[in-house]
RNA sequence: GGCGGCGUAGCUCAGAGGUAGAGCGGACGGCUCAUAAUCGUUAGGUCACUGGUUCGAAUCCAGUCGCCGCCACCA
Repeated sequence: GGCGGCGUAGCUCAGAGGUAGAGCGGACGGCUCAUAAUCGUUAGGUCACUGGUUCGAAUCCAGUCGCCGCCACCA
């Protein structure tokens, strides 16, 4: 330098055009003499960034940034 994959909640990940979700973790409550386990409720998101397509974009397209991998080049 070329190509490909990935970037979504604190963490691990789902969601492939139509209101952003799960598990774990957090907060509050139930149960218990108490703790754990368990059950219920709840908070938490500029969907990496910019632009485009579309009535509508996390999702499609282009570019940029970061991480990972493969290939090439130089010495």

Annotation:
This is a predicted structure of a 75-nucleotide RNA (transfer RNA) from a Chloroflexota bacterium. Its Rfam family is "tRNA". Gene Ontology term of the family: triplet codon-amino acid adaptor activity. By type it is a transfer RNA. Taxonomically the source falls in Chloroflexota (Bacteria, Bacillati). Model confidence (mean pLDDT): 83 of 100.